[in-house]
RNA sequence: GCGGCUGUGGUGUAACGGCAGCACGGGGCGAUGCCAUCGUCCGGGCACGGGUUCGAGCCCCGUCAGCCGCU
Numbered sequence: 001g002c003g004g005c006u007g008u009g010g011u012g013u014a015a016c017g018g019c020a021g022c023a024c025g026g027g028g029c030g031a032u033g034c035c036a037u038c039g040u041c042c043g044g045g046c047a048c049g050g051g052u053u054c055g056a057g058c059c060c061c062g063u064c065a066g067c068c069g070c071u
Stems, first nucleotide, its partner, number of pairs: 001070007010024004018054001026042006047063005
C1' cells in the first nucleotide's frame, strides 16, 4: 500500500428498514439486628461525517479504530 471482518450502556451480547432489548455490574426502596441473599424500581448505549428512504443500529459512500490475510 491492497483486500476481508468487526465497532451497540461500565462489561458481554441481541435487535425483517418501523418503541434499542437481555444478562452481569451500578444506584434507590423493601424483606434481615448486620452482611450475604432475595424481591421491586431507577439511571446508563447504536464509533464519526454524509447519502438513500415517510422512516436507518440495520442499506450505500467516506473517515477513524481494532483484528486477520496479502504485498
Predicted 3D model of a 71-nucleotide RNA (transfer RNA) from an Elusimicrobiota bacterium.
NCBI's taxonomy places the organism under Bacteria, Pseudomonadati, Elusimicrobiota.
The coordinates come from a structure-prediction model, not an experiment, and the mean pLDDT is 82.
It matches the Rfam family "tRNA". Rfam links the family to the GO term triplet codon-amino acid adaptor activity.